[in-house]
RNA sequence: GACAAGGGCAAACCCAUCGAAAGGUGGGGGCGCAAAGCCUCCGGUCUAAAGACGCGAGUCGAGCGAGAUCCGCGUCCAUGAUAGCGGGGCUGCCGAA
Repeated sequence: GACAAGGGCAAACCCAUCGAAAGGUGGGGGCGCAAAGCCUCCGGUCUAAAGACGCGAGUCGAGCGAGAUCCGCGUCCAUGAUAGCGGGGCUGCCGAA
């Protein structure tokens, strides 16, 4: 970073599969990408299993209490995810203006 050359990757969607989910992987498929190659260091965004708190119901227990346990709902929260959301780091093909 070219109406170049040789190429590369592969969005949505579909099938299969892993996962609680976001999402990943493989096959098909191409929206696009000059790093849409690799890396979560920084920010953003997505998910919320586990955990915490609150509410409701059941059971145990009992002093009409406290408490324990279990189920459902809600709120918060990455240790999960996104490199095709940016920034950053590393590496790479070609060689016109």

Notes
c-di-GMP-I riboswitch aptamer from a soil metagenome, 97 nucleotides, folded computationally. Its mean pLDDT, the model's own confidence on a scale to 100, is 87. The RNAcentral record of the sequence draws on MGnify.